[in-house]
This is a predicted complex of two RNAs, RNase P RNA and transfer RNA, with 472 nucleotides together.
Its mean pLDDT, the model's own confidence on a scale to 100, is 75.
Rfam match: Bacterial RNase P class A. Rfam classes the family as a ribozyme.

RNA sequence: CCUGUGCAUCGCUCCAUCGCUGGUCCUCGCAAGAGGGCCGGAGGAAAGUCCGGGCAGCGUAGGGCACCGUGCUUCCUAACGGGAAGGGGCGCAACCGGGAACGGCGGCGCUACGGAAAGUGCCGCAGAAAGGGAAACCGCUAACCAUCGCAAGGUGGCAGCAAGGGUGAAAAGGUGAGGUAAGAGCUCACCAGCGCCGGUGGCGACAUCGGUGGCUUGGUAAACCCCACGGGCUGUAAGACCAUGUAUACCGGGGCUCCGUCGCAAGAUGGAAAAGGGUUGUCCGCCCGAUCCCGGAGGGUAGGUCGCUAGAGGUCCGUCGCGAGGCGGAUCCCAGAUAGAUGAUGGAGGCCUUUCGCAAGAGAGGAACAAAACCCGGCUUAUAGAUGCACAGGCCUU
RNA sequence: UCCCUGGUAGCUCAGCUGGUUAGAGCACAUGACUGUUAAUCAUGGGGUCGCUGGUUCAAGUCCAGCCCGGGGAG
Numbered sequence: 001c002c003u004g005u006g007c008a009u010c011g012c013u014c015c016a017u018c019g020c021u022g023g024u025c026c027u028c029g030c031a032a033g034a035g036g037g038c039c040g041g042a043g044g045a046a047a048g049u050c051c052g053g054g055c056a057g058c059g060u061a062g063g064g065c066a067c068c069g070u071g072c073u074u075c076c077u078a079a080c081g082g083g084a085a086g087g088g089g090c091g092c093a094a095c096c097g098g099g100a101a102c103g104g105c106g107g108c109g110c111u112a113c114g115g116a117a118a119g120u121g122c123c124g125c126a127g128a129a130a131g132g133g134a135a136a137c138c139g140c141u142a143a144c145c146a147u148c149g150c151a152a153g154g155u156g157g158c159a160g161c162a163a164g165g166g167u168g169a170a171a172a173g174g175u176g177a178g179g180u181a182a183g184a185g186c187u188c189a190c191c192a193g194c195g196c197c198g199g200u201g202g203c204g205a206c207a208u209c210g211g212u213g214g215c216u217u218g219g220u221a222a223a224c225c226c227c228a229c230g231g232g233c234u235g236u237a238a239g240a241c242c243a244u245g246u247a248u249a250c251c252g253g254g255g256c257u258c259c260g261u262c263g264c265a266a267g268a269u270g271g272a273a274a275a276g277g278g279u280u281g282u283c284c285g286c287c288c289g290a291u292c293c294c295g296g297a298g299g300g301u302a303g304g305u306c307g308c309u310a311g312a313g314g315u316c317c318g319u320c321g322c323g324a325g326g327c328g329g330a331u332c333c334c335a336g337a338u339a340g341a342u343g344a345u346g347g348a349g350g351c352c353u354u355u356c357g358c359a360a361g362a363g364a365g366g367a368a369c370a371a372a373a374c375c376c377g378g379c380u381u382a383u384a385g386a387u388g389c390a391c392a393g394g395c396c397u398u
Numbered sequence: 399u400c401c402c403u404g405g406u407a408g409c410u411c412a413g414c415u416g417g418u419u420a421g422a423g424c425a426c427a428u429g430a431c432u433g434u435u436a437a438u439c440a441u442g443g444g445g446u447c448g449c450u451g452g453u454u455c456a457a458g459u460c461c462a463g464c465c466c467g468g469g470g471a472g
Stems, first nucleotide, its partner, number of pairs: 001394010012349007020041009043369001047380002050378005055235004062284004067231005072086005087113001088111005095104003114226002119224002121220003137165002139161003144157005173191006192216001194213008239306004250296005257272006276288004313332008351366006399471007408424004417455001426442005448464005
C1' cells in the first nucleotide's frame, strides 16, 4: 500500500421558489372562516411483529392438574428468550516436550450448554450380533464321539471362545504381563473415564489434589419424559367523554324455583341460590341469575374531543465498575398526521463511476435499504457509500 | 393494526410418530397395436422437497431465522 473479516460511528449539505402539516401570535370577519409572521416536521432500521415492559380495560384475575415457555454460573436491567463477564466443551493455527501416539502453556473463533446410573421409546441398510450382551460369517481351540492313518496328525460332529478379520456413525475401555485347549477385567500393573468421600482455591459454574468402589454403566431429551423457574386474558380500533342513532323487536333451544313480610287478590319487597350461564381445557371454588340465559339472523350510529407524546427522553461533563451499566450535575424540548402531512423544481458544494488531458482541470452519468400510526428496551433481517480501530493474508522498502 | 394457514416433478396432490434410491394421477418422450390418428398396452425421462443455518450416524419430516403466496378479524 492492497484485500478480507469483526466491531463502532455516520449515512449527503446549503440556498431560492411553490406546496403540505402541527403549534403560537397578529390582522380582517357577527360567525363560519380567510390572510400573514415566527418556530417544529421520519429512521438506523420507522421493517419483520420474534421476545420483554409501561399504560389501559375486564374484580369471574383464587387454588390443583393439564397446557405453554425458558434452561452452565454470576452480574446488568423496569423486564426479557436481551446484554456483559466468566466456566465447561468443540475447532483452528503457532510454540514447547516426545521416536511416535499424544500431552502442555498461552492465543483466536464457535457454542440452544439442566438430567441418558428415574423410567419408556428409537438406533433403518449393512453386519454373526445394535443394547438387562442374546448372537459364530471368515476364524481360533483341549477333552469327548465318529472316521481315515502304523504314528504324528487330518476331516466331520458335539461343544468352548468376541482375541484377530470383516460390517457399521457406533461392536461394550486402552497398553503390557500373567493365565488358558483357545480366549476373555478372568487376574495384576499403568493409563483414560465414571460414581462416592474428603482437602485446597473460587460468590458460583468449576478447577485441582488425595482416597475409595464396581472394574466400564453406548448414542439420542431441537423423542416422550423428569427436575427447577416463569406464565390471568385482551390490546391505544385498549379505553374515557360529548354529540347522534336505536329494537326489552324476529327465529331456534333452555328456564321462569323455594322461604319470610305486606296484601282479599293481582302483585310488591327482602333473602336463598335451583335450572341455566361465565372462567382458555378440566376439577373445585367464586360470580351472575327472571323485562332471564345461550345461539342465529338483523337494525342503528360511523362525527368530534381526549388517550397522543416530557419520556426507563436526548446531549455534555464528572465519578464508580474489567464490562453490560449505576450514581451525580449542567443543559435542551426534539413529528403527532387519521386515509393518513414531512414533497416538487432550480442552483451551488461535497462523494462515487467513466471519458478527454502530461498536469491543472473539463464533460457525461449516478447516489443504497427504506418511510412514523400508543410509547419504550432488545433481537432478527435489508442497506450504495464514507470514516476510525483491531485481527488475518499478500506485495514493496529499510 | 392484528391473527391463521400453505410452499414437494410442467399441473393437482400423498409422504403417519426422522431411515434404504422421495411416490401417485394427468401431462411429456419412445416403442407396440392401426391403412392413419385417438383410445389402450409397455418402457422411460424429469425433483436446489421455498431459502439459509443448526440438532442427529442420518432431515421433505425436528429447531431457529428469513422469502413468497392464500385466507380471516375488527